Context: one part of a larger RNA
This record gives sequence, structure tokens and C1' cells, in this order.
RNA sequence: GAUUGAACGCUGGCGGUAUGCUUAACACAUGCAAGUCGAACGGUAACGAAGCUAGCUUGCUAGCAGGCGACGAGUGGCGGACGGGUGAGUAAUGCAUAGGAAUCUACCUAGUAGUCCUGAAUAAUACCGCAUACGCGCUACGGGGGAAAGAGGCCCUCUUCUUGAAAGGUCUCACUAUUAGAUGAGCCCGCGUUAGAUUAGCUUGUUGGUGAGGUAAGAGCUCACCAAGGCAACGAUCUAUAGCUGGUCUGAGAGGAUGAUCAGCCACACUGGGACUGAGACACGGCCCAGACUCCUACGGGAGGCAGCAGUGGGGAAUAUUGGACAAUGGGCGCAAGCCUGAUCCAGCCAUGUCGCGUGAGUGAAGACGGCCCUAGGGUUGUAAAGCUCUUUCAACGGUGAAGAUUAUGACGGUAACCGUAGAAGAAGCCCCGGCUAACUUCGUGCCAGCAGCCGCGGUAAUACGGAGGGGGCUAGCGUUGUUC
Repeated sequence: GAUUGAACGCUGGCGGUAUGCUUAACACAUGCAAGUCGAACGGUAACGAAGCUAGCUUGCUAGCAGGCGACGAGUGGCGGACGGGUGAGUAAUGCAUAGGAAUCUACCUAGUAGUCCUGAAUAAUACCGCAUACGCGCUACGGGGGAAAGAGGCCCUCUUCUUGAAAGGUCUCACUAUUAGAUGAGCCCGCGUUAGAUUAGCUUGUUGGUGAGGUAAGAGCUCACCAAGGCAACGAUCUAUAGCUGGUCUGAGAGGAUGAUCAGCCACACUGGGACUGAGACACGGCCCAGACUCCUACGGGAGGCAGCAGUGGGGAAUAUUGGACAAUGGGCGCAAGCCUGAUCCAGCCAUGUCGCGUGAGUGAAGACGGCCCUAGGGUUGUAAAGCUCUUUCAACGGUGAAGAUUAUGACGGUAACCGUAGAAGAAGCCCCGGCUAACUUCGUGCCAGCAGCCGCGGUAAUACGGAGGGGGCUAGCGUUGUUC
């Protein structure tokens, strides 16, 4: 000099924009943060509309009648594995980069072949069975194995009853098997990835083989048997520290430091362990067990998990609202209408950073008054002020009023912007002045009080302490402290 997720002191006008628990992965009151589908199903707890009937209190109750719009709870489907948070653990089951082969992939795209029959119960797109099998997978190549589900709209020309419905036709969305793609994921390997030798030996599923099991898949991944290997001074093992990267800061670069916000990957979800379901989890707002803690209890027994968004206590030098909206972008479900969405978009708070603007402009010498200094003449503050002439950015007040949204839908918001009104009106501080280092005099003090980044000032004329006048620097900031180069 640059830098900062900063803090502290003094001061503080406006706007744009970005950031905002770095500490206790400490404990959490309260509300919200993941639902949706009646076009899968049996149904009808609540609400609503219209009609008829009955009772009357004349607008309320009951029924026709789940008949309709809808829909609590339930069965079922899809989604709760995304999105959001945190960085405890992890020095390699991680990350970065470049490769590999023995794999899976819901929803999506393209192709091929299908979607038959029956039984029970309240029903089903829940569950089970039979048939069929292009392709699929098993095979000793003889053969043997395995599937499905319907729903909604429209049409009655033909068939049956004939208002119309059934069967049927057609379209849409679903369903089954399989192939390929796309996307996502799992696995393996080369190279790179902090410090310590005051850590020198480490290892028994350990290293390899055979066989078996297991997985979606390769493998000591697991097991039985056999062999005795494997790693290490090019640092094994142990200990300490640490999420990694794109990046960020600094620097001419090389390098050094760092990993907030944003983006990619990983890990975690009170602590430890476990599996279930599922295409996908060993699952933040799922389940089971154990533990600590908190709460309820009729003492028998139960409930909970903010490292989601707000918010509270605590810790701390220190870090915000228990706000609005789904209008946009995106996500889940749904044919759709739509519902949900503390993702997100906005608003609120904070000079925390950064950028821009303002606090007036011109003129004005009797160089006024006052202050300060003085050799007492004057000098300086100083065109500064007053006065005169103007302007109105920003703020204030009044009016008009967007884009962002496509035919519709705007939280932001009567916001941005534009027009008008009045008046210099509402708006300047902080640090420094011995040298480094830009800027000097006077008074007070008298090695005292004090200053200080270094050198050093102060013991009676202190440009170094404290006040004043003057001056220098930066400016809505300035200075100090901490951090990094």
C1' cells in the first nucleotide's frame, strides 16, 4: 500500500446494489417448511346449491337422498432419496484431473409384442391364480420358467332388451414384457492432495490361491480349506490439524494466504447401532433398539429431536423480521381446473462493504464585527460572512403512474419513473500537524499530568503533554484494533 462475512470509539443526509452467528454440530417455547390425485376404489363426517314432501315457531328441522357440487377419515397410486441446512467427522470408502469394465436406472423419448379367463370378500389400477410369450432370462441344448388393469370422453350404423342401457366402435390417459436412447447413480485404477521421526516398525481377513455364498455389479465383500504373505526411510503405522474444488485476497510475476456469499462433489441430521419400503435411502421434518436430555401422567405408561424459515435462552468483540406472496422462475401431484411449496421472488433491520449524489451557485473589501497572533505599525481567519442576484439535484408536499404477464393472473406497490408547488431552505464530520509524513504559533503544565507505530517527548520559554487560534489529510465517513499478502 492493498485486503476484510469484521469489531470498537466519535459522527451520520439520500439512493442503487451486495453481504449479514466466523463463537456453543449448545439447548430449544410457538407458528409455518411435503404433499397431491374422486378421471384407481368402497364410501359420506363436515360444508354448499337447487328441487319435492312433511312438521311447524315462516325460515328452520327431518326425509326423498350420496341424488349433485364437493370431501374428513380410510384402501390404492405417485412424491416425501428432490429442493433447503450445516461442516461435526473425514488426510482418503473424500476431492481434483484423466481413464476403465463387471452394473442398475422410477418418471421421459423411440421401437417391437401384448393387455385373455376365473374365484372369494363391501370395492379397486390393492393382493393371488390360470392361459398366452415376438422378444426375455435358465439350460445338462433334450427342455423347462415367467406378465398385465383399468379409467374417462364421444358414437349408436349393425346385435340384445329398447326411455335408454348392455355389448360394440373410436379417441385420450394409464397397464405388461422387451430392445435402444437419454438422464441419474454404483464400482475400479494412474497422478496430485497439511504438519510431526521428540511417532520406526505395522498387519491375521492380514496378503494371495481354490471352492462356495453374496451383490444390480468386480472384489476377502463374507465363509471353509490351503500357502505365508502384504506395507514401510520415495516415510508405513501412530499423533495433531483439516471438508475438497471452481475460485477469493495479495503480488510485476513466481509464489504466499484462504475456501464467507455463488457453483460442483462429499459427509452429517440429539449420540451410537440396525434394517424395512422402494427405481433410488440404510432415509433432516419415516420405522426399530440402546443412551443422554426435556416434557406429560390417574404412576399403569407415553411423547419429542430447528445443522429448514422466522424466533428464544446461552456463549461471544460480534451478525437481522416469530413479515408478504405463490405475481414470476422452478419443483411435487393431477387429464385439467387447481392444491402444496419459509425453494424462490419480494419487503423489513444494520454506513457491514461497494457505487453514485447532495449539504448550494454567482457576485460581494469598509478587507466589517468577533477570535487569534503581534515588534502595537499591523498580520491572519478571509470572498469567508453579511448584503445583492440566482438555482432546486436529493429530501418534503400534491398529482399522473408503468415494464416485469401471454387472452387472463402483480406479493413487490400507488413502487420505479414523469409532472407540479414552496423555499437556501432539512443535511459535516473524523483524524493529524517533532522526524519517518502533508501541515506552526500562543497559553497552561513543569520527569508531574500525560503522549508514543519506531526513534523518542515532558525536570520553567515543550512546533512531541492539555486548551485555543491557524494549518494539513480524508469525507458520510474518519480513526483504532484484529486478519492475510
This is a predicted structure of a 485-nucleotide part of an RNA (small-subunit ribosomal RNA, 5' domain) from an uncultured prokaryote. The coordinates come from a structure-prediction model, not an experiment, and the mean pLDDT is 84.